[in-house]
RNA sequence: GCCGCCGUAGCUCAGUCCGGUAGAGCGCCCGGCUGUUAACCGGGCGGUCCGGGGUUCGAAUCCCCGCGGCGGCGCCA
Repeated sequence: GCCGCCGUAGCUCAGUCCGGUAGAGCGCCCGGCUGUUAACCGGGCGGUCCGGGGUUCGAAUCCCCGCGGCGGCGCCA
């Protein structure tokens, strides 16, 4: 340099194909239970869906450009 995959909650990831209310588990906070803690149960908080642009009534999702991560191939020495 070329090609492929990935980027969504604090963490690990669904959702993307085929546009239509942004989710789960863990964690955190509050409460219940318990002699206490843990476990368990209930509830809650938490989002620039990597950035910019485009298409559209409507974009995490489609298109273009860029950034970052991983992998493969190649080039120089």
About this RNA:
Transfer RNA from a Candidatus Heimdallarchaeota archaeon, 77 nucleotides, folded computationally. The sequence was found in a public genome assembly. Rfam family: tRNA. Its mean pLDDT, the model's own confidence on a scale to 100, is 82.